Model confidence (mean pLDDT): 81 of 100. Transfer RNA from a Candidatus Woesearchaeota archaeon, 73 nucleotides, folded computationally. Rfam family: tRNA. By type it is a transfer RNA. The RNAcentral record of the sequence draws on ENA.
RNA sequence: GCCUCCGUAGCUUAGCAGGUAGAGCGCACGACUGUUAAUCGUGAGGUCGGCAGUUCGAGUCUGCCCGGAGGCG
Numbered sequence: 001g002c003c004u005c006c007g008u009a010g011c012u013u014a015g016c017a018g019g020u021a022g023a024g025c026g027c028a029c030g031a032c033u034g035u036u037a038a039u040c041g042u043g044a045g046g047u048c049g050g051c052a053g054u055u056c057g058a059g060u061c062u063g064c065c066c067g068g069a070g071g072c073g
Stems, first nucleotide, its partner, number of pairs: 001072007010025004019056001027043005049065005
């Protein structure tokens, strides 16, 4: 330098024919308990790596850039 894959909540991740983002763990509050833990309930938390483009509409398609993994030279 070139090629392939990946980048979604604090962490691990789902989302596929493009239609206004979900789960588990963790966290906060509550219930239960003599207390803690466990369990159960409720809730907060995401400009979907960045900037453009296409589209009525983009996490999802296209281009460039950034970061990570692998391969080739």